[in-house]
């Protein structure tokens, strides 16, 4: 040049084309003489990045940018 995975919440990652979630973390409270531990709420997202398909896209397609591997 080219093929092949990834990119989604502050971190690690899910998610038949039909409300974007989980654990960890933040805060708040409850338990305890206190912390920690455990239990409860809660708090969180331009799903890389711009277009197209559709009634309806993280998902499907087209370009591109990051970052990893592989070919030559």
């Nucleotide at each position: 040049u080219c093929c092949c995975c990834g990119g989604u919440a502050g971190c690690u990652c899910a998610a038949c084309g039909g409300u974007a979630g989980a654990g960890c973390g933040g805060u708040c409270a409850g338990c305890u003489a206190u912390u920690a531990a455990c239990c409860g709420a809660u708090u969180g997202g331009u799903c890389g990045u711009a277009g197209g398909u559709u009634u309806g896209a993280a998902u499907c397609c087209u370009a591109u940018c990051c970052g990893g591997g592989g070919a030559a």
Molecule: transfer RNA
Organism: Adiantum capillus-veneris